Transfer RNA from a Spirochaetota bacterium, 73 nucleotides, folded computationally.
RNA sequence: AGGUCCUUAGCCUAACUGGUAAGGCACCGGUCUCCAAAACCGGGGAUUGCGGGUUCGAGUCCUGCAGGACCUG
Numbered sequence: 001a002g003g004u005c006c007u008u009a010g011c012c013u014a015a016c017u018g019g020u021a022a023g024g025c026a027c028c029g030g031u032c033u034c035c036a037a038a039a040c041c042g043g044g045g046a047u048u049g050c051g052g053g054u055u056c057g058a059g060u061c062c063u064g065c066a067g068g069a070c071c072u073g
Stems, first nucleotide, its partner, number of pairs: 001072007010025004019056001027043005049065005
C1' cells in the first nucleotide's frame, strides 16, 4: 500500500427481512444477618465510535473519517 471483518451502558453479549434497543455481570435501595458475604426482591443507566446520505422510518443499507483484528505484497 491492497483486501476482509469488527466498533451497541463501567465490562461482556443479543437485536430476524429496516419498524418501540434486550439480557448477564457490575452499580444503587431493600429483606435476611450480631456484622458482612451468599441468596432473594426491587430500581436507574445507551444521542448504537464520529460525520454525512438514502428512507415515512436506520444499530441494521450507502459513504467519508477514527480505532482495532486478520490476510496479501